The RNA shown here (transfer RNA) has 76 nucleotides and comes from a Pseudomonadota bacterium. Its Rfam family is "tRNA". The family's RNA type in Rfam is transfer RNA. The RNAcentral record of the sequence draws on ENA. The coordinates come from a structure-prediction model, not an experiment, and the mean pLDDT is 80. The organism belongs to Pseudomonadota, within Bacteria.
[in-house]
RNA sequence: GGGCCCAUAGCUCAGCUGGGAGAGCGCUUGACUGGCAGUCAAGAGGUCAGCGGUUCGAUCCCGCUUGGGUCCACCA
Numbered sequence: 001g002g003g004c005c006c007a008u009a010g011c012u013c014a015g016c017u018g019g020g021a022g023a024g025c026g027c028u029u030g031a032c033u034g035g036c037a038g039u040c041a042a043g044a045g046g047u048c049a050g051c052g053g054u055u056c057g058a059u060c061c062c063g064c065u066u067g068g069g070u071c072c073a074c075c076a
Base pairs, nucleotide, nucleotide: 001072002071003070004069005068006067007066010025011024012023013022019056027043028042029041030040031039032038049065050064051063052062053061
């Protein structure tokens, strides 16, 4: 330098054919308990990596950029 893959909640990840942003763990509150732990219920938490484009409408499609992974090439 070139090809491919990945980037979504604090963490690990799902998100189908473009229209509702979600799960588990963690966190907060409440109930049960003498207390802790545990269980149950409720709740908070998001620039969907960034910019631009297409579209009535983009996490999703297209281009570029950034970061990470991997393979190839080049130099030594």